[in-house]
RNA sequence: CCGUGCUAGGCGGGGGACUAGCGGUACCCUGUACCGGCAAUCCGCUAUAGCCGGGCUGAACUCCCUGCCCCAGGGCUCCGCCUGUGGGGUCUGACCCGCGUAAGUGGUGUUGAAGGUCUGGUCCCGCGCAAGUCGGCGCUGCUGAACCCCGUCAGGGCCGGAAGGCAGCAGCGGUAGGCAAUCCGCCGGCUGUGCCGCGGCCCACCGGGCCGGAGCCGGCUGCGCGGGUAACGCCCGUAGGCGCCAGUUCGAAGGCAGGGUGCACGG
Repeated sequence: CCGUGCUAGGCGGGGGACUAGCGGUACCCUGUACCGGCAAUCCGCUAUAGCCGGGCUGAACUCCCUGCCCCAGGGCUCCGCCUGUGGGGUCUGACCCGCGUAAGUGGUGUUGAAGGUCUGGUCCCGCGCAAGUCGGCGCUGCUGAACCCCGUCAGGGCCGGAAGGCAGCAGCGGUAGGCAAUCCGCCGGCUGUGCCGCGGCCCACCGGGCCGGAGCCGGCUGCGCGGGUAACGCCCGUAGGCGCCAGUUCGAAGGCAGGGUGCACGG
């Protein structure tokens, strides 16, 4: 160096998730890459970390390691947008309320504003008058004390020799009381009463006269101040979705370079 037969290795890899951890099934990426069995209410293992059975290839284009380029895709963070949710009330906000201002607008004003002054009325207070209503008394009618109310007291009784006197039931007349009525009179209370009278208050409102001589009012907009609310904006937090910029991490496929890896027999 050649030939034959073998062996290690290879016949896919990666991401997230799961897990104490590793690998696998399932999902996703890469893209073509032996077959059969097992597996998410999982399956198999333990740092040499799928297990079982079979097949092909096999020491190099093919197996292993290192570096570089390019880079699919995934994880995390930041940022932006959207949707939801918890909270705040610091805000040029938004909404509501109040006050002010008078730029705009509107109304009013030389047929005279503001202001001043005089006056009348309304309102309010006091008194009075009237009205209404309630109560009491009177008036009126009825009843009316068995006796302990009055008058008159038949009869009868008592005292007295007599003249005469006394008490007194019934009846009659009245009275206290009671009942009814409430027309009228008096007194008192009250008032959703009054084109009523007098006085006061003059705070408020309305009207009028005079002086005065151009403003006045504040409905809406604007502006300022104060208060409130928290549906919206805003702010703080939080969950999800999307985006893409940035960062970080894992990293398949592809390309390049360098290096490493056997055993037996025969010639």
This is a predicted structure of a 267-nucleotide RNA (Bacterial large signal recognition particle RNA) from a candidate division WS1 bacterium. Model confidence (mean pLDDT): 78 of 100. It matches the Rfam family "Bacterial large signal recognition particle RNA". The family is grouped with related families in Rfam's "SRP clan". The family's RNA type in Rfam is non-coding RNA gene.